[in-house]
RNA sequence: CUCUUAUCCAGAGAGGCGGAGGGACUAGGCCCGAUGAAGCCCGGCAACCAUCAAGUCAUAUUGAAAAGGUGCCAAUUCCUACAGGUCCAUGAUCUGAAAGAUAAGAG
Numbered sequence: 001c002u003c004u005u006a007u008c009c010a011g012a013g014a015g016g017c018g019g020a021g022g023g024a025c026u027a028g029g030c031c032c033g034a035u036g037a038a039g040c041c042c043g044g045c046a047a048c049c050a051u052c053a054a055g056u057c058a059u060a061u062u063g064a065a066a067a068g069g070u071g072c073c074a075a076u077u078c079c080u081a082c083a084g085g086u087c088c089a090u091g092a093u094c095u096g097a098a099a100g101a102u103a104a105g106a107g
Base pairs, nucleotide, nucleotide: 001107002106003105004104005103006102007101008100013042015041016040017039021032022031023030026081027080028079029078043073044072045071048069049068051064052063053062054061077099082096083095084094085093086092087091
């Protein structure tokens, strides 16, 4: 980097360093930020893998815990973009896809 599967409306600091950007990409919108962005450290959240227990022929499944491997800590993945449905139709809303993120596995 590619593929497969699962998840993405919950949760997470009034700390330190740092200094102007940030919210994936493109476009449009809307936001966050000197009452301090990104990044780093500490702290925290969660429970995918791993662990333990129950369960099964074996899976599945359920529960516990949080030391280990990751992940995450404004706003639904901030919203829309493509297709379809509904409605009181310049629009609103719902469903699905695409794209993306993360985990686990494979190449």